[in-house]
RNA sequence: GCCGCGUUCGUCUAUCGGUUAGGACACCUCCCUUUCACGGAGGUAAGAGGGGUUCGACUCCCCUACGCGGUACCA
Repeated sequence: GCCGCGUUCGUCUAUCGGUUAGGACACCUCCCUUUCACGGAGGUAAGAGGGGUUCGACUCCCCUACGCGGUACCA
């Protein structure tokens, strides 16, 4: 250089064109408890950037960025 794969809440992980983008842990508030822990209720929090296709895109296509793997060349 080329090829392939990946990128979603703080972390891990669902979603397979129409979801207010779900769950677990963590975090915050409240309850419970003499206190802490456990437990219960609730809450905040995410689609790498840009463009395209589509009535509609996290999802399909292209470019870029980053990461992983493979492969080639060179003084």
Source information:
The RNA shown here (transfer RNA) has 75 nucleotides and comes from Bacteroidetes bacterium UBA1941. Rfam family: tRNA. Rfam's curators write: Transfer RNA (tRNA) molecules are approximately 80 nucleotides in length. By type it is a transfer RNA. The sequence was found in a public genome assembly.